This is a predicted structure of a 343-nucleotide part of an RNA (small-subunit ribosomal RNA, central domain) from Nicotiana undulata. Its Rfam family is "Bacterial small subunit ribosomal RNA". Rfam links the family to the GO terms ribosome and structural constituent of ribosome. NCBI's taxonomy places the organism under Eukaryota, Streptophyta, Spermatophyta, Solanaceae, Nicotiana.
[in-house]
Context: one part of a larger RNA
């Protein structure tokens, strides 16, 4: 390189918009570049291959063969390009519907902590068992007051939403996308995306604030041969806001995006159309099973089935996701990515 390949054996980018190249509906008409048919020159010589002749070797002689280019006159299916139409693919506008989808605000109750006061009095926490701790300077318990952070019981579901990360307490405000009907309008605008862009959980990282519980680090207590741990009491950073970075992750459905064909059943969210008793059609979500695939487990109309674009990515294990060098980043690192050696 070709090949065969990516659920779990190596391998699907974390996820979207999106430039270039790629590919890409239907039905005329032109062209004739790409494709295609014929002829004609070329396509030195020696060489390759045959056939003779010499022949110790070098060696003569005659044909075939030559993908290929160049021109000439044709052909019009496919591709392209120009041009006129078309609606099923995308879009666009009307009604209708559903949702924890985002943003910034305000508003509430249950808990935990702490704190004022009353009442009480001797233990209270903890565990496998204890200690360490609090506690007659009055705890634990119990009652009303008050402050403050963070999270939002039940409803709640294999249930909705969103490109993914995510995303649940009510109100209102701004605001994305999305179903689904039936006309209506546009007329291939599609799909897919190297590079680039822009969101991207936790953890850190700057700066200012907050700080109730939880709790990396650390102090101590047990346990134990020891216990730099598991179990207790404590308890810093974080964990919350706002700002700006970082940019990974079992970012997993371990399954890359669109589009098109292919048995049933049975559940359920939203519509919608018909029935009006169960039901039945039909879009866009979940389960379970034929064909069919698979190495097996399994997938199975939401494929890992049967085909059709376009990208990413593997190619035996270890060394290694390392080491150089570059890009980026405040830093922690990120991405980018070898080879000796070795089996």
């Nucleotide at each position: 390189c070709u090949g065969g390949g990516c659920a779990u054996a190596a391998a699907g980018g974390g996820c979207a918009c999106g430039u270039a190249g790629g590919c890409g509906g239907u039905g005329a008409a032109u062209c004739g570049a790409g494709u295609u048919g014929a002829a004609a020159g070329u396509g030195a010589a020696a060489g390759c291959c045959g056939c003779c002749a010499a022949a110790a070797a070098c060696u003569g002689g005659c044909g075939a063969a030559a993908u290929g280019c160049u021109c000439u006159c044709g052909a019009a299916a496919c591709c392209a390009a120009u041009u006129c139409a078309c609606u099923u693919g995308a879009g666009u506008g009307a009604g209708a519907c559903a949702g924890a989808g985002g943003a910034g605000a305000g508003u509430g109750g249950a808990a935990u902590u702490u704190c004022a006061u009353g009442u009480g009095u001797a233990g209270g926490g903890g565990u496998g068992a204890a200690a360490u701790u609090c506690g007659g300077a009055g705890a634990u318990c119990u009652a009303c007051a008050a402050a403050g952070g963070a999270a939002u019981g039940c409803c709640a579901a294999a249930a909705g939403c969103g490109a993914g990360g995510g995303a649940a307490a009510c109100u209102a405000u701004c605001u994305g996308g999305g179903u689904u009907c039936c006309u209506a309008u546009c007329g291939a605008c599609a799909c897919g995306g190297a590079g680039g862009u822009g969101c991207g959980a936790a953890a850190g990282c700057u700066u200012g604030g907050g700080g109730a519980g939880c709790g990396a680090a650390c102090a101590g207590g047990a346990u134990u041969a020891g216990a730099u741990a598991c179990c207790c009491u404590g308890g810093u950073a974080g964990u919350c806001c706002a700002u700006g970075c970082c940019g990974u992750a079992a970012a997993c459905g371990a399954u890359g995006a669109g589009u098109g064909u292919u048995c049933g059943c049975c559940c359920u969210u939203g519509g919608u159309c018909u029935a009006c008793g169960c039901g039945g059609a039909u879009c866009a979500g979940g389960g379970u099973c034929c064909a069919g695939c698979u190495a097996a487990u399994g997938c199975g109309u939401g494929a890992a089935a049967c085909a059709c674009u376009c990208c990413u990515c593997c190619u035996a294990g270890a060394g290694a996701g390392u080491a150089c060098g570059g890009u980026c980043g405040c830093a922690a690192g990120a991405c980018u990515g070898a080879a000796a050696c070795u089996c």